[in-house]
A computed fold for a 269-nucleotide part of an RNA from a metagenome, annotated as large-subunit ribosomal RNA, domain VI. The coordinates come from a structure-prediction model, not an experiment, and the mean pLDDT is 84. Its Rfam family is "Bacterial large subunit ribosomal RNA".
Context: one part of a larger RNA
Order: sequence, then structure tokens, then C1' cells
RNA sequence: CGUUGUAUAUUUGAAGGAUUCAGCCCUUAGUACGAAAGGAUCAGGGUUUGGAAACCUCUGGUGUAUCAGCUGUACUACCAAGUGCAUCGCUGAGUAGCUAAGUUUCUUCUGGAUAAGUACUGAAAGCAUAUAAGUACGAAACCAUUCCUAAGAUUAAAUAUACUUGUACAGUUUACUGUACGGAAGAUCUGUGGUAGAUUACUACUUUGAUAGGCUCUAGGUGUAAGCACAGCAAUGUGUUUAGCCAAGGAGUACUAAUCGAUCGAAAG
Repeated sequence: CGUUGUAUAUUUGAAGGAUUCAGCCCUUAGUACGAAAGGAUCAGGGUUUGGAAACCUCUGGUGUAUCAGCUGUACUACCAAGUGCAUCGCUGAGUAGCUAAGUUUCUUCUGGAUAAGUACUGAAAGCAUAUAAGUACGAAACCAUUCCUAAGAUUAAAUAUACUUGUACAGUUUACUGUACGGAAGAUCUGUGGUAGAUUACUACUUUGAUAGGCUCUAGGUGUAAGCACAGCAAUGUGUUUAGCCAAGGAGUACUAAUCGAUCGAAAG
């Protein structure tokens, strides 16, 4: 821009794409078959590899914004306590998120028309013949069934709901055209953000508010802070102290910021 007024929400599905895989074990059954050795079809059940998707409860990985330990050096006048640098200085752990080697689910069932093939009835051709007319079976392949996208499907779909069809001027063809004003439903800009993200888009919210930050509580992490007291000549230990500190998690709370506003936006019967 179109879809022939403008919008909001929910659908239909033309069409396109994806998947549709396999092994092993058990029963049937040591049965049918076979002299024996051996050893099934069909049918039923279980389990697993592979593949696909989703997720992070568990097992782990990462986690340069968390905690602790340790070394050298410089600085904070000094002690103590800290900060900078040294691959994140090194080491041990680790929340959220992301993730697989982890967890869960699916890879199912069924139908249709068929291939090779197997048949029924049956003439041409008194017979015969699955074929010429007619009829029936038959495969992991095909079409559906399952999942995803999907009305620019220009054949532009459907349903529900919301809103408007006013004013003035000019022109003529006398019921239309043009311009300006007005500006509904709805949308956008701006703003706080993330389950989203290169940008856009999507999505939550914008005081009739928990959207983010702060604060409080809490989950969880680290592992018992500093200061002081006591014991010891001291290194150090013990008590206060399951302490102190803490990122992305959860809940609550308007303290801070989402202010004020602007723009777009509609016709026939």
C1' cells in the first nucleotide's frame, strides 16, 4: 500500500514444511517342520540404542558482578584492618541464567487408494482364461491421521465486539467533489522494564501503579567477620558467633523514577 469505513480480539485452513527409524529379550514354543542336528511364520508383551523437542527438580559444567584462604609488592603515617596490581594474581567453594553427560515426553494407533503379486465371476474363442465389462485382497513407499507456519489464499475468508458518518467554505453535475476545522473506538510517541532483543519487532507496566531501583523479610552461597575479652613468652587458640558478608532468585512495601503531555486515526446503504 492492498484487502472498499476505521479498529480490537478470537478463529477457519487453501498451501507449504517436519516427523513417520531400528536392535535385543520374553511368551506363543523347544510347538509346526525335520530321521536327527537343528528350529520357525503369524500373534502378544517388555526394554534399549539412535533421532527430535522441551526443561534445569536431580547429577554435573560454567558462573572475570558472591564468600573464604594464601603470596609478593605499592599505598592508606604506623600496629591492626584494608585497597590497587600481579592470567579473575593463585587456590577452595558457589546463587540466578545458560547448558549436557542430566530429567521428561514423542518416534503411536488407524484408515484410503495402490505396486509387484494373489484371486472371483467371465466372454471375445460353446472349452480355457484374474480382464475385455464387472468384483476382491495386497508394502517401511503414496495420500490422510500427528506436529509447525499459514488469508498478499489479489478467490485477500469467518465470528464477536467497539466507534463515527458532524461544522464551515468553494465549485458545479443537485448530490457529488475539493479544502479547512472538529478528532470517536483504537493506536503510536515519550517513560519504567524483560519471559524479548543487533536495530526493529514482541511483551509487562505507566499513580485507578508492584514495571524497575531502594528498603524489609526470606531461599540459597560462603563458612564463624571486625572489635573486645580470656589463655599462651610467642606463633596461635577460645568466647562473644551456625557469625559476618552476599550477584542475577521469591514475597512484601509507593521511599525514588514511570510527570505533564503530543501525534495519528472514520463511509456507504